Predicted 3D model of a 598-nucleotide part of an RNA (large-subunit ribosomal RNA, domain I) from Kineococcus radiotolerans. Taxonomically the source falls in Kineococcus (Bacteria, Bacillati, Actinomycetota, Kineosporiaceae). Model confidence (mean pLDDT): 80 of 100.
Context: one part of a larger RNA
RNA sequence: GGCGCAUGGUGGAUGCCUUGGCAUCAGGAGCCGAUGAAGGACGUGGGAGCCUGCGUUAAGCCUCGGGGAGUUGGCAACCGAACGUUGAUCCGAGGGUGUCCGAAUGGGGGAACCCGGCCGUCGUCAUGGGCGGUCACCCGCACCUGAAUGUAUAGGGUGUGUGGAGGGAACGUGGGGAAGUGAAACAUCUCAGUACCCACAGGAAGAGAAAACAACAUGUGAUUCCGUGAGUAGUGGCGAGCGAAAGCGGAUGAGGCUAAACCGGCAUCGUGUGAUACCUGGUAGGGGUUGCGGUGUGGGGGUUGUGGGAGUGUUCUGGAGCCGGCUACCACCGGUUCGGGGAGUGAGAAAGUCGUGGUGUAGCCGAAGGGCCUGGGAUGGUCCGGCGUAGUGGGUGAGACCCCCGUAGGUGAAACAUUGCGGCCUCCUUGGGAGCAUGUCCCGAGUAGCACGGGGCUCGUGGAAUCUCGUGUGAAUCUGCCAGGACCACCUGGUAAGCCUAAAUACUUCCUGAUGACCGAUAGCGGACAAGUACCGUGAGGGAAUGGUGAAAAGCACCCCGGGAGGGGAGUGAAAUAGUACCUGAAACCGUGUGCCU
Numbered sequence: 001g002g003c004g005c006a007u008g009g010u011g012g013a014u015g016c017c018u019u020g021g022c023a024u025c026a027g028g029a030g031c032c033g034a035u036g037a038a039g040g041a042c043g044u045g046g047g048a049g050c051c052u053g054c055g056u057u058a059a060g061c062c063u064c065g066g067g068g069a070g071u072u073g074g075c076a077a078c079c080g081a082a083c084g085u086u087g088a089u090c091c092g093a094g095g096g097u098g099u100c101c102g103a104a105u106g107g108g109g110g111a112a113c114c115c116g117g118c119c120g121u122c123g124u125c126a127u128g129g130g131c132g133g134u135c136a137c138c139c140g141c142a143c144c145u146g147a148a149u150g151u152a153u154a155g156g157g158u159g160u161g162u163g164g165a166g167g168g169a170a171c172g173u174g175g176g177g178a179a180g181u182g183a184a185a186c187a188u189c190u191c192a193g194u195a196c197c198c199a200c201a202g203g204a205a206g207a208g209a210a211a212a213c214a215a216c217a218u219g220u221g222a223u224u225c226c227g228u229g230a231g232u233a234g235u236g237g238c239g240a241g242c243g244a245a246a247g248c249g250g251a252u253g254a255g256g257c258u259a260a261a262c263c264g265g266c267a268u269c270g271u272g273u274g275a276u277a278c279c280u281g282g283u284a285g286g287g288g289u290u291g292c293g294g295u296g297u298g299g300g301g302g303u304u305g306u307g308g309g310a311g312u313g314u315u316c317u318g319g320a321g322c323c324g325g326c327u328a329c330c331a332c333c334g335g336u337u338c339g340g341g342g343a344g345u346g347a348g349a350a351a352g353u354c355g356u357g358g359u360g361u362a363g364c365c366g367a368a369g370g371g372c373c374u375g376g377g378a379u380g381g382u383c384c385g386g387c388g389u390a391g392u393g394g395g396u397g398a399g400a401c402c403c404c405c406g407u408a409g410g411u412g413a414a415a416c417a418u419u420g421c422g423g424c425c426u427c428c429u430u431g432g433g434a435g436c437a438u439g440u441c442c443c444g445a446g447u448a449g450c451a452c453g454g455g456g457c458u459c460g461u462g463g464a465a466u467c468u469c470g471u472g473u474g475a476a477u478c479u480g481c482c483a484g485g486a487c488c489a490c491c492u493g494g495u496a497a498g499c500c501u502a503a504a505u506a507c508u509u510c511c512u513g514a515u516g517a518c519c520g521a522u523a524g525c526g527g528a529c530a531a532g533u534a535c536c537g538u539g540a541g542g543g544a545a546u547g548g549u550g551a552a553a554a555g556c557a558c559c560c561c562g563g564g565a566g567g568g569g570a571g572u573g574a575a576a577u578a579g580u581a582c583c584u585g586a587a588a589c590c591g592u593g594u595g596c597c598u
Stems, first nucleotide, its partner, number of pairs: 001597009015583001016548002020519002022516007029508002031167002039101003042055003046079002049075003061095006070083003106115003116135007137164002139161007171202001172200005182189001186237001212220002224251005234242002255500003258444001262300002265297007278287002280331006305478001307443004311438007319338007339430006352424010363411003369384005385402002387391001393405003449473007459485001480495005535542002555582001558569004
């Protein structure tokens, strides 16, 4: 020195474990904000730091509930000082306080800082100063002022509004809008109206009550979503690819309000006559700028496609009282009260109160086991028992239905929230309704259509309808107009150019519960540990590592060596080769002892 055997060091693999993650499901909740949010800075404890909580009333204050013996949050002990059966700590509900920054809003500003005005108040002889309140901008409404310029308007000011502003994981609607890629190259095409940017909204959004589909039938009957139809019909350098709809089966289920004609009111402008028009109709009397036309505004009326409505004429039918429509009678019309009928907080108007249930935000009750053996320890073994609407699960010194927490099953709220039902309440209606006739009036205009240029639909310009945008042109009013895939005829369906609309649907930042042929510390979230921390970067941004003594600290008193570190005894413990470098403790790597060989 090599090869063995034995025994150590180093190292932290492996096994076992789990405080943490991942995914899914169900239920809830689904917006927060000038009453100052989200997110932060700085403070705040008797004692340094970080986390948590809180805000100069600062690990807390008040009230109301729960609970019942300890407590002064965690790392995390120690010392000190306190509190508590006159009910603390703790849990829940409601309130109070809530520095500074931040939309940040008195002005400024390099966020958490600087400097002010006005009112009140405190202090000072006075000034400086302290404290409380208030002072941004925009929009709507009301009022007051008020130029060029006479009326006006612009502008200015005051008051007022649970007005706006900013934030939010995904979901939504709209405005913009790629490229890598595929086409085995590439340009139309595709990727894809995707990613991304912007605006805006809500707990959902959007869509939505047929100018719809269909196709010969006595058809369906708003929208949305799912399955099917169907990778079909189509489209396509007919390449790559893209790709419906009707119908059928389900989920849910809901329909409403206007514009116009006509009537009358108000404001304003124009116009007209002196007896006709007009003053509800008939007769008589009376009045007389009342009339007529345009514009604006609000009230009644009216809302439909077997077309509807208005107006006029006519037939049938009809709660009551009072007032008014110039006077008298009759009829008619309008208003109001009672009675009758209907509806309602969800679109169609909008709030509240009482009663009674459910649910949520704390809780509470909750069955049944002992002996012996082994062991450090019984939940193991054994013997004899018990409960079960509870043998899910976790803990306890080893595998526990009967030890503890729970579980099944019951039960509970002063307060707040939410939801159902009923009463009060509120609103509408009481009128006209029904029929016939007439064909006078109305039925959404720079619209529909058309031309050109685009977009979107399965549809890439094609024979290209339907929908939609830009430019130009430009109708009709029911004997009208649109659609049924160019276009025409017939037939059929509908009634555009106004508005609103719950549910079925999408998503999950968040809360609660449950589950897993999901992970188990190089895994699982980047993060089980001071984690978006340390650290890096001017910045946008990038972004770690580190888990395990033991049942219990019982964490080695005391002695010895040593300056210490460390070690040897002693002691604890079942174990110390479990000694805070701590479970197990592989390999590489480094030793020691010994055998053999050289």